[in-house]
The prediction has a mean pLDDT of 85. A computed fold for a 472-nucleotide part of an RNA from an uncultured Candidatus Peribacteria bacterium, annotated as small-subunit ribosomal RNA, 5' domain.
Context: one part of a larger RNA
Formats: sequence, C1' cells, structure tokens
RNA sequence: GGAUUAACGCUGGCAGUGUGUAUAAUACAUGCAAGUCGAGCGCCCCUUCGGGGGAGCGGCAAACGGGUGAGUAACACGUUGGAAUCUGCCUCGCACUCAGGGAUAGCCCACUGAAAAGUGGAUUAAUACCGGAUGGUCUCGUAAGAGUAAAGCUUUUGCGGUGCGAGAGGAGCCUGCGUAGUAUCAGCUUGUUGGUAAGGUAACGGCUUACCAAGGCUAUGACGCUUAGCUGGUCUGAGAGGAUGAUCAGCCACAAUGGGACUGAGACACGGCCCAUACUCCUACGGGAGGCAGCAGUAAAGAAUCUUUCGCAAUGGGGGAAACCCUGACGGAGCAACACUGCGUGACCGAUGACGGCCUUCGGGUUGUAAAGGUCUUUUCUGAGGGAAUAAUUCUGAAGGUACCUUAGGAAUAAGCACCGGCUAAAUCCGUGCCAGCAGCCGCGGUAAUACGGAUGGUGCAAGCGUUAUCC
Repeated sequence: GGAUUAACGCUGGCAGUGUGUAUAAUACAUGCAAGUCGAGCGCCCCUUCGGGGGAGCGGCAAACGGGUGAGUAACACGUUGGAAUCUGCCUCGCACUCAGGGAUAGCCCACUGAAAAGUGGAUUAAUACCGGAUGGUCUCGUAAGAGUAAAGCUUUUGCGGUGCGAGAGGAGCCUGCGUAGUAUCAGCUUGUUGGUAAGGUAACGGCUUACCAAGGCUAUGACGCUUAGCUGGUCUGAGAGGAUGAUCAGCCACAAUGGGACUGAGACACGGCCCAUACUCCUACGGGAGGCAGCAGUAAAGAAUCUUUCGCAAUGGGGGAAACCCUGACGGAGCAACACUGCGUGACCGAUGACGGCCUUCGGGUUGUAAAGGUCUUUUCUGAGGGAAUAAUUCUGAAGGUACCUUAGGAAUAAGCACCGGCUAAAUCCGUGCCAGCAGCCGCGGUAAUACGGAUGGUGCAAGCGUUAUCC
C1' cells in the first nucleotide's frame, strides 16, 4: 500500500447493487416450512340436485428442495483411467393386458384409559392382497422339462398396467497422481497379507466365515498425536509464491447423543420408525409427548451479525387428465454507512478587503470573495397530477400507486473526522512545568514545549474519518 462476513469511537443527506451469529453442532415459547389425487375404492354428511365437504383404504411424492461444518488426514475431495453393477419418473422400440378368489380399514356395536391411544364383535370396496392360465425374456437343469407378469379408470386429442431391449440423466464400486503439522511419535499389524471353498451384495472384493500359508506396511516417514470439511475460487503479489475456503457453484459428512433396521427404484431417512442415554413438558402417578445445524423469532454466550413481514405474479419443484392445490425453495419488501459504486450539500458576480476571532515588529497580517448584498438554477427535498415493463400465453402482478413522467414551490432539507517534531502533506499563541499527559518507531514534558491540553490557522480524506484485529 492492498484486503476483510469485521468490531469500537466521533459523525451522518440520498440512490442502486451486494452482504449480514465468524462465538455455544448451546437450549428453545409461538406460527409456518410436504403434500396431492374423487378420472383407483367403498362409506358418511350437506345440497339450489349442478355439486360441495369429511375421515379412511389405495397411488405418487415425502431420498428433492432448505440448513450446518460437529466429525473426517480419508479414494473424503480434485483430476485421470477402469469393470464386476443398479436405476422410479422421462424418451424410443417389441410383445402382452385372459378367467377368478378370500380378506380388511373406515362406518356401526360393546369395552378399557386422565390422556396418548387401544381391545373384541359384525359388515363392505378397490389400480390393496392372493393363487390359476399364457411365457418371447429371465432362473434352475447336460437335456427332457420345471418355475416365473399384469388393472383398471374415463368418454376424451384418452390416461394407465405387465414383461423385454435400448437411450438419457442419476447412483454404487475400483484405480494412477495430487491434497496439513509433528521424529521430544520408530517400529506397526492377526481378518492382519495372500490362497482355496462357501456365504453375502445390485456389483468386484477378507465384505463375512472355515481351512491353509506367514505374510503385509515402514526414514520416499508406517503407527501414534495435534489440527482441518475438500474444490471451482477469493485476497495479495510484476511473477514465482504466500494466505484463505464468507456470499455463489460442485462434491462430502451430519440432523439432541449413541446404535439399529423397516419401507422403497433410491434412506439406514433433519420436520419417518425402534432401542438406550441426557434434558424439557403433560399426568388422575398407571403412563405419555418432544427434538429450529428449515424461515422468522426467544434466551444465553459474545467486541459483534436483521422482520415472529408480503406473495405464489415470475422461475423451479411435488401431486393431478385438467381446473387447481401445496411450496419460509424462490420472487419481493423491512432493518444495518457492513461493503462497493454513483450523486448531492449550490452556481456566477461581489473589496470600504466590513464586523468578530487569531497573530503582531503595533505599521499591519490572516481568516477572506469567505460573509453581507445582487443575479440564477433545482440534482436532491416537499406538495399535486399521471403511471409502467416484468405475462413469452387466454386469465393471472406480491413488489406498488413503486420505478418513471409532468407540474408548482423554495438555496431551500444535507459535513464531518483525523492529523500538523522527523519518518509524513500541514505552525503559531496561551495554559501546564519530568506534573498532567502523548507515543507506530525515534522519542517529547524538569518555566519561552511547532511533540501534553485549549485556541486560531493549515494539511489530508470525505458521508465518512480514525483506531483495533487478521492476511499478503
């Protein structure tokens, strides 16, 4: 000098764009953040007979989107190559979609419980469930052969169901190289290293088990300890490099703490389930409920970080044939000089160089064209009137009576902060008297202090200026 998710002190006019718990992955009141489909199904209620509403069975979604960085020094990440895999929805192609059965939730009845909820009986439907037929494919088998699927709804341009093949996108796995500190950590390892066989997985594999062999890693740093999410990037620097990983984007990990599986194409699942633990709440003491590292918000901690706002109008996502519904994703507004950028706080004329202040060698100098005064302008500001685009696509605009335009008024509403001994641009007077104080370094102050405090003047930057902290 540059930079910052900054904070503090003094000061503060406006607009646009961005950013905003870095600390306690601490605890959380309240509301919202994931639903949707009646064109899968029966039932109940209302009805203007068009339809509307309700709980439930069933389907799809809830594995996305959103948050955080605790853990992790690792195939976690970045990049390169690979083979032994899976893939709902979507696209393309081929084939099929036949004939049946038994239940069950809900509703009703009875009972238990404070509640959460539960038990028994009777009854009913399906694109729920089950077996049968067919079998190109797939599995077993040397072969013969055996086994293996489906669902209907709607009356429209139809929507679906099953199997197989391919694609796209996605996911899992392996691998070369790269990716902290420490030797005041020197030896580490028994499923350990390899083989055979079996099991397991979507898939290869000590992934697991049995048996066999005794291997494997290591000063090119194993093992241990400490620290840390990684990257695209960001800051700095002429570069090499150094530092860093906020916002935005990709990947990973986590969801009170620890463990586990279920469902499913996909989870070992933030707003699902089970167990244990700690904590909080309700209770009739028998037993129950909960998880903001979602958006707001509260407490605490801290130098320090915002509204319990509007809307689904746009973009995107889920469901639906659609209308549409949901969406704290997102689009907006609010707060904060937190940052960057832009604009303004007036322009021109005006010398008796006024008054006042300060200095003075008492002549004057300086503040200073500065003020007053005159002429003018209206960016801003205030009032009034009009008023969008964003919707490509019939309807639909939260932002918003906003941006913007026209018009009226009036210099009106708007300047501070630090410094002035040298480094370093800018000096005089008064006060103080090694005191009070200053200070980044050198150093100032003990009676003439350009260094302390005040004043005047000046210098620098400016809606900011200085200080502190950190990096280059």